[in-house]
Context: one part of a larger RNA
Molecule: large-subunit ribosomal RNA, domain IV
Organism: soil metagenome
RNA sequence: CCAUCGCUAAGGAACUCGGCAAAUUGACCCCGUAACUUCGGGAUAAGGGGAACCGGAGAAAUCCGGUCGCAGGUAAUCGGCUCAUACGACUGUUUAUUAAAAGCACAGGUCUGUGCCAAGUCAAAACGACGCAGUAUACAGACUGACGCCUGCCCAAUGCUGGAAGGUUAAAGGGAGAGGUUCGCCGCAAGGCAAAGCUUCGAACCCAAGCCCCAGUGAAUGGCGGCCGUAACUAUGACGGUCCUAAGGUAGCGAAAUUCCUUGUCGGGUAAGUUCCGACCCGCACGAAUGGCGUAACGAGAUGAGCACUGUCUCAGCGAUGGACCCG
Numbered sequence: 001c002c003a004u005c006g007c008u009a010a011g012g013a014a015c016u017c018g019g020c021a022a023a024u025u026g027a028c029c030c031c032g033u034a035a036c037u038u039c040g041g042g043a044u045a046a047g048g049g050g051a052a053c054c055g056g057a058g059a060a061a062u063c064c065g066g067u068c069g070c071a072g073g074u075a076a077u078c079g080g081c082u083c084a085u086a087c088g089a090c091u092g093u094u095u096a097u098u099a100a101a102a103g104c105a106c107a108g109g110u111c112u113g114u115g116c117c118a119a120g121u122c123a124a125a126a127c128g129a130c131g132c133a134g135u136a137u138a139c140a141g142a143c144u145g146a147c148g149c150c151u152g153c154c155c156a157a158u159g160c161u162g163g164a165a166g167g168u169u170a171a172a173g174g175g176a177g178a179g180g181u182u183c184g185c186c187g188c189a190a191g192g193c194a195a196a197g198c199u200u201c202g203a204a205c206c207c208a209a210g211c212c213c214c215a216g217u218g219a220a221u222g223g224c225g226g227c228c229g230u231a232a233c234u235a236u237g238a239c240g241g242u243c244c245u246a247a248g249g250u251a252g253c254g255a256a257a258u259u260c261c262u263u264g265u266c267g268g269g270u271a272a273g274u275u276c277c278g279a280c281c282c283g284c285a286c287g288a289a290u291g292g293c294g295u296a297a298c299g300a301g302a303u304g305a306g307c308a309c310u311g312u313c314u315c316a317g318c319g320a321u322g323g324a325c326c327c328g
Stems, first nucleotide, its partner, number of pairs: 001323008010314002014312001019309001028050004036041001038146001052067006068072001080307005085301001087299002092104002108144007120130003147294004152224003157221002159217005166212003173205001177201005184193003225243005252286001253283001264280005
C1' cells in the first nucleotide's frame, strides 16, 4: 500500500451527480396514533414508556440468594422514520450472462368473426388432429387495461359491410365476313377467276365477380384551419367580415416522461434553488379505449424536502485478520 473488519475528540452531509456506503432503528409488553380512504385500510403510522424489585459482595462491570407479573430478549438474530410528487391500479412476469422498469401480463371494458364437419389453427395428404367430448353466458381475432367521472366533431380519403339500375370487363359460347390451298373454267403464253373439302383469322351478339357507382360504418386506418377588423385611457376582444375544409380539437389537462425559445412569469421552500411543489396559459409540437382526467392501497423513480443518524466529509488517527512487499 491492497482486501475485509473494529473504534474515534469537536462538528454532523460541510462529502457527492445523488446520504452512494456506513450508521441509526430493531424481539416482547403497555400507552398512543394524523391527512386521506374503494371504510378493508393507512398502521408496527408517528410518538412515548417498560424491560424489574429486595438483601449481600465489589471501585465498577457484574455475581449470589429471594419476591412478583401475561410480559423484565440485552451474545447473536431482529423495521430508520416522515412529507410532497411523476408513473403503473394491485399479486405476478421479463432481456439465462451489464436493463426488473413507467415494458409484458392481469381482472374489467369494447368491437369483429363464427350456427357446428363452426370460425380459427396444424398439415404434402388423410375418412387426420386441435378447436371440443365445447355450442353464441361458447370459441376465435383485435384494441384498451382495477375502480370513479367520462369518452366530443369528421364517412372527403383508405379499409370493411351492404346494395344493385346503369357503365366497364375474362375465358367459354357465337360466327357476319376475310385469307390460304385447288377440282374446274378462261387464255397461244405469262397468268387470271375459283366450288367442295381442309385450314388460318375473325365483327356483332351473349356473359361473372371485381372496379366505377349508391349507401352505412370511428372503442375501423385516420383527421380535427387561416387572414382582417372591433368595447369612451391603454390592453384584450364576448362580437363582425372573409377564404378554405370531410370536419375544423369538445370535456378535462397543460413549460407536462410532451415546452424549442426557457433557468418562461408569479408564489412556496433555502442565506443562496437550471432541480422540486403550487399556479398562470403564448399547448414550437396535450387531448379523449395508439383512451382523457382523477384516484385509496401497493410497487417502484437518475424526483424534491425534513427529522434521526453517522469517518461521506472537515482530516485524519489507532487497532485486528489475510495479502502485497522487504530481510533471513